[in-house]
This is a predicted structure of a 327-nucleotide part of an RNA (large-subunit ribosomal RNA, domain IV) from an uncultured Bacilli bacterium. Its Rfam family is "Bacterial large subunit ribosomal RNA". Model confidence (mean pLDDT): 88 of 100.
Context: one part of a larger RNA
RNA sequence: CUGUUGUUAAGGAACUCUGCAAAAUUGCUUCGUAACUUCGGAAGAAGAAGCGCCUCCGCGAGGGGGCCGCAGUGAAGAGGCCCAAGUAACUGUUUAUCAAAAACACAGCUUUAUGCUAAGCCGUAAGGCGAUGUAUAUGAGGUGAUGCCUGCCCAGUGCUGGAAGGUUAAAAGGAGGAGUUAGCCGCAAGGCGAAGCCCUGAAUUGAAGCCCCAGUGAACGGCGGCCGUAACUAUAACGGUCCUAAGGUAGCGAAAUUCCUUGUCAGGUAAGUUCUGACGCGCAUGAAUGGUAUAAUAAUUUGGGCGCUGUCUCGACAGCAGACUCG
Numbered sequence: 001c002u003g004u005u006g007u008u009a010a011g012g013a014a015c016u017c018u019g020c021a022a023a024a025u026u027g028c029u030u031c032g033u034a035a036c037u038u039c040g041g042a043a044g045a046a047g048a049a050g051c052g053c054c055u056c057c058g059c060g061a062g063g064g065g066g067c068c069g070c071a072g073u074g075a076a077g078a079g080g081c082c083c084a085a086g087u088a089a090c091u092g093u094u095u096a097u098c099a100a101a102a103a104c105a106c107a108g109c110u111u112u113a114u115g116c117u118a119a120g121c122c123g124u125a126a127g128g129c130g131a132u133g134u135a136u137a138u139g140a141g142g143u144g145a146u147g148c149c150u151g152c153c154c155a156g157u158g159c160u161g162g163a164a165g166g167u168u169a170a171a172a173g174g175a176g177g178a179g180u181u182a183g184c185c186g187c188a189a190g191g192c193g194a195a196g197c198c199c200u201g202a203a204u205u206g207a208a209g210c211c212c213c214a215g216u217g218a219a220c221g222g223c224g225g226c227c228g229u230a231a232c233u234a235u236a237a238c239g240g241u242c243c244u245a246a247g248g249u250a251g252c253g254a255a256a257u258u259c260c261u262u263g264u265c266a267g268g269u270a271a272g273u274u275c276u277g278a279c280g281c282g283c284a285u286g287a288a289u290g291g292u293a294u295a296a297u298a299a300u301u302u303g304g305g306c307g308c309u310g311u312c313u314c315g316a317c318a319g320c321a322g323a324c325u326c327g
Stems, first nucleotide, its partner, number of pairs: 001322008010313002014311001019308001027051005036041001038145001052067006068072001080306007087298002092104002108143007120129003146293004151223003156220002158216005165211003171205002176200002179197002183192003224242005251285001252282001263279005
């Protein structure tokens, strides 16, 4: 010096991205225990006190008296706690081998499909799953306990329904045209050309779909601009105008969303880019891509406090094992 273990004056987070790590707490008995709450919890809340041995009484719980030590759960093993926010309701699941989470799942809610040889899925098929089930069932999509709620827009896209009209395939149809040639005309070159065969082929008939007409948002999604106006100023309940399918409702809001920004005010600190409560010019919140509130829960994220400490001021010492030196 390295690893590991232990001790440390005074201070006690000044360390640091962060109390990371360590320390502290720890058992049993008794007392005592707040906000909040879905009345179950929160709760071992918090915070206190006792604990050994001998003897006597009592069935016993227990009670009286006495004794010793620095120390009585005499060694070891055995919760640190509180306050306030974010997120996810919860127990659970996950990147075997850098991520355990706010991600996934979940009960609940909702939409949609499916009437049974069900829909859907696997398979070329036979066949199988669904299901030896039958709409209180099964498949698919979304949301995600619970409470209070879930606004406006159907113009676009999708889906569902409609069938009058337009368009439209194969097919049917066969007007017309082409080829070939028995024959006919012609001196010849050549021309015309029936039937048959063959090639092509107009009108007409012709479904779904698309166009079209409706419906539909817990379908994909979307939810404005400019100007003026009140007896200080400021602001604008009010008015005008343009555009749109409709112009963001209730809520929440510098937020896991706020660029400007360390916004402004208040709280906490001597001092606070973080944190909490408000405000609202929301660059670019917003209602099952769910909005908001929420007890409980969490190896979750953030801020603060008490206790505690070698994290630090700032180091020091010791044990063990190495490195190193000598042998």